[in-house]
Context: one part of a larger RNA
RNA sequence: UUGAACGCUGGCGGCAGGCUUAACACAUGCAAGUCGAGCGGAAACGAAGGGUGCUUGCACCCAGGCGUCGAGCGGCGGACGGGUGAGUAACGCGUAGGAAUCUACCUGGUAAUGGGGGAUAGCCCGGGGAAACCCGGAUUAAUACCGCAUACGCUCCUUGGGUGAAAUCAUGGGAUCUUCGGACCUUUCGCUAUUGGAGGAGCCUGCGUGGGAUUAGCUAGUUGGUGGGGUAAAGGCUCACCAAGGCGACGAUCCCUAGCUGGUCUGAGAGGAUGAUCAGCCACACUGGGACUGAGACACGGCCCAGACUCCUACGGGAGGCAGCAGUGGGGAAUAUUGGACAAUGGGGGCAACCCUGAUCCAGCCAUGCCGCGUGUGUGAAGAAGGCCUUAGGGUUGUAAAGCACUUUCAGUGGGGAGGAAGGUAUCAAGUUUAAUAAGCUUGGUAAUUGACGUUACCCACAGAAGAAGGACCGGCUAACUCCGUGCCAGCAGCCGCGGUAAUACGGAGGGUCCGAGCGUUAAUC
Numbered sequence: 001u002u003g004a005a006c007g008c009u010g011g012c013g014g015c016a017g018g019c020u021u022a023a024c025a026c027a028u029g030c031a032a033g034u035c036g037a038g039c040g041g042a043a044a045c046g047a048a049g050g051g052u053g054c055u056u057g058c059a060c061c062c063a064g065g066c067g068u069c070g071a072g073c074g075g076c077g078g079a080c081g082g083g084u085g086a087g088u089a090a091c092g093c094g095u096a097g098g099a100a101u102c103u104a105c106c107u108g109g110u111a112a113u114g115g116g117g118g119a120u121a122g123c124c125c126g127g128g129g130a131a132a133c134c135c136g137g138a139u140u141a142a143u144a145c146c147g148c149a150u151a152c153g154c155u156c157c158u159u160g161g162g163u164g165a166a167a168u169c170a171u172g173g174g175a176u177c178u179u180c181g182g183a184c185c186u187u188u189c190g191c192u193a194u195u196g197g198a199g200g201a202g203c204c205u206g207c208g209u210g211g212g213a214u215u216a217g218c219u220a221g222u223u224g225g226u227g228g229g230g231u232a233a234a235g236g237c238u239c240a241c242c243a244a245g246g247c248g249a250c251g252a253u254c255c256c257u258a259g260c261u262g263g264u265c266u267g268a269g270a271g272g273a274u275g276a277u278c279a280g281c282c283a284c285a286c287u288g289g290g291a292c293u294g295a296g297a298c299a300c301g302g303c304c305c306a307g308a309c310u311c312c313u314a315c316g317g318g319a320g321g322c323a324g325c326a327g328u329g330g331g332g333a334a335u336a337u338u339g340g341a342c343a344a345u346g347g348g349g350g351c352a353a354c355c356c357u358g359a360u361c362c363a364g365c366c367a368u369g370c371c372g373c374g375u376g377u378g379u380g381a382a383g384a385a386g387g388c389c390u391u392a393g394g395g396u397u398g399u400a401a402a403g404c405a406c407u408u409u410c411a412g413u414g415g416g417g418a419g420g421a422a423g424g425u426a427u428c429a430a431g432u433u434u435a436a437u438a439a440g441c442u443u444g445g446u447a448a449u450u451g452a453c454g455u456u457a458c459c460c461a462c463a464g465a466a467g468a469a470g471g472a473c474c475g476g477c478u479a480a481c482u483c484c485g486u487g488c489c490a491g492c493a494g495c496c497g498c499g500g501u502a503a504u505a506c507g508g509a510g511g512g513u514c515c516g517a518g519c520g521u522u523a524a525u526c
Base pairs, nucleotide, nucleotide: 001524002523004522005521006520007519008518011373012372013371014370015369016368017366018365019331024329025328026327028326029325030324033076034075035074038073039072041069042068045067046066049062050061051060052059053058054057083284084283085282092209093208094207095206096205097204098203101201102200103199106197107196108195109194110193111192113190114148116146117145124137125136126135127134128133155162156161157160170187172185173184176183177182210256211255212254217247218246219245222244223243224242225241226240227239228238229237259281260280261279262278263274264273265272266271286307287306288305289304290303309320310319311318312317337363339362340361341360345359346357347356348355349354376406377405378404379403386397387396388395389394410467412462413461414460415459416458420453423449425447426446427445428444429443430442431441432440470515471514472513473512474511475496476495477494481510482509483508484507485506491498492497
């Protein structure tokens, strides 16, 4: 000094920390959704409206017409966030560089956003299956899909040619047109091509980064070249052919151990040890392998195959993966709640309102640690009683207690009461945009509001010394001594060593010493 454990003891608060072992197996709940302003729609709920029945306030029905919205198509996000350290001695990490690359969302430019088509989920009908689910028919939409046109720039060969794109939705609106659906204008969000930026990612290299020589030789895509292929990209990355190289006592290869770093602990430093919490990077997601989708994965809560294990089954076949947050069993000396909230911060989706968020913020448990506070203060000698010792006089416990006079921190009870709240909504004004005093955007004013924590922090009042002290040690090292018991016994012990009849060393008592809500022991490290 510790992520500690154990023994005895235990008042309060603040701040932190909390499976180091079985990367063992997991019941249950939650942890990634969102968008109706992309689409066809309407299973549920609700509010009005219309109709019918009547027990006159209920039941049923009727327009997706409205608020909304299950399932479905589609978009974005599920590659972040969260966990763990099994593997890895490696360009994995750290540091300093490099060139042959990609990049959704965001952001600065440039140029566009024209005109068509065929399907398919859902719904409906039929069928199979115990289920998971699957099959067939008919029909339908889109910001789903596919052509055509066009091409600033981009790309391929290069005289000049060739190729490649798109998607709309919503708010508001005075004229005009209208098949009364809209067209049209405007504003906003989008979409397409391309070029910069930012942030992110991939690749290469120098140097550094454990132990073993009781591991001395290792290597065949191996080392290099040429040419195909492949990748976003350099490259034996892969393949064909050719050459025979490449590494190694400056430790190759092999074996064992291990995530790395900023840091942390210790130390005057040099160093040594270490890598919990927090932060950066890496790797993994039941075990092994594989690709698909996508800007990004070879993907923890996606897919496929194989394996082990668990569960369901009508035996034909299916389902699952807590090293997410809680929690359970097991292992262990040992490590917590199946809590609250999205109020804040951040993230995903959305125009927004908002929704989701076991990230996060909080609360609960634990003296696990650090820090702070308290368990009273003053006075009080008859030096009380009791205990212990005694040379029997006395000494000591000891101003300690009692008594007297005060105080009320903290805990308790009752009141008051910040800050964490910025925003969002409504409305008004100005500016901007516009054909426009709509709508939208920006700024400002006003109004009603948004807090899990929370009985918050803090403040005030009330009552009463009232509710709050232990642990280890006392032979030397090492601060602190006497009596009794025991008699090499019982026992102590970190080392030296104590104990065999006066033991300051064992056990008890009185007294003392050191720490103090802790004190000791064990383990580990400097």